[in-house]
Context: one part of a larger RNA
RNA sequence: GACGAACGCUGGCGGCAUGCCUAACACAUGCAAGUCGAACGGACUUAGCUCUGCAGCAAUGUGGGGCGAAGGUUAGUGGCGAACGGGUGAGUAACGCGUGAGCAACCUGCCUUUCAGAGGGGGACAACAGUUGGAAACGACUGCUAAUACCGCAUAACAUACUUGGGUGGCAUCAUCUGAGUAUCAAAGGAGCAAUCCGCUGAAAGAUGGGCUCACGUCUGAUUAGCUAGUUGGUGGGGUAAAGGCCCACCAAGGCUUCGAUCAGUAGCCGGACUGAGAGGUUGAACGGCCACAUUGGGACUGAGAUACGGCCCAGACUCCUACGGGAGGCAGCAGUGGGGAAUAUUGGGCAAUGGGCGAAAGCCUGACCCAGCAAUGCCGCGUGAAGGAAGAAGGUUUUCGGAUUGUAAACUUCUUUUAUGAGGGACGAAGAAGUGACGGUACCUCAUGAAUAAGCCACGGCUAACUACGUGCCAGCAGCCGCGGUAAUACGUAGGUGGCAAGCGUUGUCC
Numbered sequence: 001g002a003c004g005a006a007c008g009c010u011g012g013c014g015g016c017a018u019g020c021c022u023a024a025c026a027c028a029u030g031c032a033a034g035u036c037g038a039a040c041g042g043a044c045u046u047a048g049c050u051c052u053g054c055a056g057c058a059a060u061g062u063g064g065g066g067c068g069a070a071g072g073u074u075a076g077u078g079g080c081g082a083a084c085g086g087g088u089g090a091g092u093a094a095c096g097c098g099u100g101a102g103c104a105a106c107c108u109g110c111c112u113u114u115c116a117g118a119g120g121g122g123g124a125c126a127a128c129a130g131u132u133g134g135a136a137a138c139g140a141c142u143g144c145u146a147a148u149a150c151c152g153c154a155u156a157a158c159a160u161a162c163u164u165g166g167g168u169g170g171c172a173u174c175a176u177c178u179g180a181g182u183a184u185c186a187a188a189g190g191a192g193c194a195a196u197c198c199g200c201u202g203a204a205a206g207a208u209g210g211g212c213u214c215a216c217g218u219c220u221g222a223u224u225a226g227c228u229a230g231u232u233g234g235u236g237g238g239g240u241a242a243a244g245g246c247c248c249a250c251c252a253a254g255g256c257u258u259c260g261a262u263c264a265g266u267a268g269c270c271g272g273a274c275u276g277a278g279a280g281g282u283u284g285a286a287c288g289g290c291c292a293c294a295u296u297g298g299g300a301c302u303g304a305g306a307u308a309c310g311g312c313c314c315a316g317a318c319u320c321c322u323a324c325g326g327g328a329g330g331c332a333g334c335a336g337u338g339g340g341g342a343a344u345a346u347u348g349g350g351c352a353a354u355g356g357g358c359g360a361a362a363g364c365c366u367g368a369c370c371c372a373g374c375a376a377u378g379c380c381g382c383g384u385g386a387a388g389g390a391a392g393a394a395g396g397u398u399u400u401c402g403g404a405u406u407g408u409a410a411a412c413u414u415c416u417u418u419u420a421u422g423a424g425g426g427a428c429g430a431a432g433a434a435g436u437g438a439c440g441g442u443a444c445c446u447c448a449u450g451a452a453u454a455a456g457c458c459a460c461g462g463c464u465a466a467c468u469a470c471g472u473g474c475c476a477g478c479a480g481c482c483g484c485g486g487u488a489a490u491a492c493g494u495a496g497g498u499g500g501c502a503a504g505c506g507u508u509g510u511c512c
Stems, first nucleotide, its partner, number of pairs: 001511003005508005012382006018375002020340001025338003029335003034080003039077002042074004048067008087293003096218008106210002111206007119153001121151002128143006159184011189198003219265003226256003231253008268290004272283004295316005318329004346372001348371003354368001355366004385415004395406004420449006429439001456501005461482003467496005477484002
């Protein structure tokens, strides 16, 4: 000097930041991922129409039944999303990360551009109805039905595979261009009066996002010296989007290592941050990039993408429900609770903005985000008054009793009103003509009131700025180091005074 700090004393305001560093301990409760009826069949509802009962002279009121949208709601099928966003740092010393290359070994939903197409059929399963099992969770059977759900057929190239002709290039396997032939593989509709729009299928490119490989760098220990059997390489296969012992069969005996292998310990990495003249040292909170994880371990499914925090299956531990047969759960999301701890906040408001998902749109969802609350936790700013005022008042302290000091300090006089309080006005952030603001009646402006609401903490032997008195008497105590204290202690305690910093000041811890 610095801090995600804590502790002690003290504490007026504002702005901007920051806030479980410990138990990756366990979690009550609420919320954090939905959306589309313009993909689909239903169900319910209603405007309206109609039949009819009652009261009434009538107008009309009230009740029942049927039809029923151009409207509304929606459990289910279907689509997209849920792989993003958000959290944490347990594991990991590794191609995990960083820097730089490569892929002639790869994938890429949505988006953009371009080319070509969408013909004709079929059978189901939910919902629903009925029966039925179970305490529940949740099922079972029979029957009916729609689709942008599912499945054949047709069409078929610039796709893929095989056969084959020619050219160019390279980096070894090869890459690429141009021909010919054979085989294989597509599709879905919806809205609208229409125009058209939104979708669908195949292909080529782009963009974006990923996958893989390599060079170099990346903590400590030799009181760890040898390690390795899919191990190292080859051939052939399997597998993958893709190269590869990634996996397998066979063959060979290799591979790493004192330039530190292996083992053990510790640790997420970086941009950065702190410090320092620099070199360097330390560090990786907040913000940004990458990685890993989601109660522990294992596994795959779906999908363009996961081996998936709020999906599935199995096993373990734990918690809960149970009719004892069986079931349910996963806050390292936001709040919040218990626990641990020196220590770390509200079970808040809003989708107004920015961004995301779905939708043609209106819109819906969004604890991302924007705000507010709490905390002097930090940084920055402001205030606690200003000017005049000597009888140098009183009081305190001290004294050589003359005085000295507190001290222009106070009183007193004259001002000011930052702040505070009250009243009035009142935004920007809203884009785009209008409408739309959680924050917020906030910021800000004007007026009024009245010095009014606002100072402490540490030190004073030397280092080190700042001294006297009393008490104590090697006691009580102080102390970062040197050291103070045993009867005049500037070093302990108190008082007065002084010095330093100031809404803080000191102490402790850690780094330079």
This is a predicted structure of a 512-nucleotide part of an RNA (small-subunit ribosomal RNA, 5' domain) from an uncultured Bacillota bacterium.